[in-house]
This is a predicted structure of a 73-nucleotide RNA (transfer RNA) from a Planctomycetota bacterium.
The source organism's lineage runs through Bacteria, Pseudomonadati and Planctomycetota.
The prediction has a mean pLDDT of 82.
RNA sequence: GCGCCAGUAGCUCAGCGGAUAGAGCACCGGAUUUCUAAUCCGGCGGCCGGGGGUCCGAAUCCCUCCUGGCGCG
Repeated sequence: GCGCCAGUAGCUCAGCGGAUAGAGCACCGGAUUUCUAAUCCGGCGGCCGGGGGUCCGAAUCCCUCCUGGCGCG
């Protein structure tokens, strides 16, 4: 330098053009328990890596840049 993959909640991930973007773990509150753990109930938390474009509508499609990984030279 070229190609491919990935970037969505604190972490690991789902979301294949149309509902208020979801789950598990973590965290907070409550129930239970002598206490802790486990279990159960509830809650908090992200405008989707940045910018631009297409579209009635974009996390999703296109362009560009950034970051990380892998491969080629």